[in-house]
C1' cells in the first nucleotide's frame, strides 16, 4: 500500500426510503415462605464522525475514523 465485509440501547442483531425494534442484562411490580424460574410493565439510541442526494436518509452517494478478512 489495494480490496472485502461491518460500525444501530450495557451486549447480540433487527430495520434495505416514510413515526428506530426486538432478545438478553437494568429497573419496578406480580408470584412464591425465601431465592431461582416464570408472567406483566418502566426506562434506556446525536444510528461511528462529516459532508451531499432527496419533500423525507439507519437505508443511495463521497470523504474520513475504528475494527474483520483476503491479496501484496
Nucleotide at each position: 500500500g489495494g480490496g472485502u465485509c461491518c460500525g444501530u440501547a450495557g451486549c447480540u442483531c433487527a430495520a434495505u426510503g416514510g413515526c428506530a425494534g426486538a432478545g438478553c442484562a437494568a429497573c419496578c411490580g406480580g408470584c412464591u415462605c425465601u431465592u431461582a424460574a416464570c408472567c406483566g410493565g418502566u426506562a434506556g439510541g446525536u444510528u461511528g464522525u462529516g459532508g451531499g442526494u432527496u419533500c423525507g436518509a439507519c437505508c443511495c452517494c463521497c470523504a474520513c475514523c475504528g475494527g474483520u478478512c483476503c491479496c501484496a

The RNA shown here (transfer RNA) has 72 nucleotides and comes from Paenibacillus oryzae. Rfam family: tRNA. Rfam links the family to the GO term triplet codon-amino acid adaptor activity. Taxonomically the source falls in Paenibacillus (Bacteria, Bacillati, Bacillota, Bacilli). The prediction has a mean pLDDT of 82.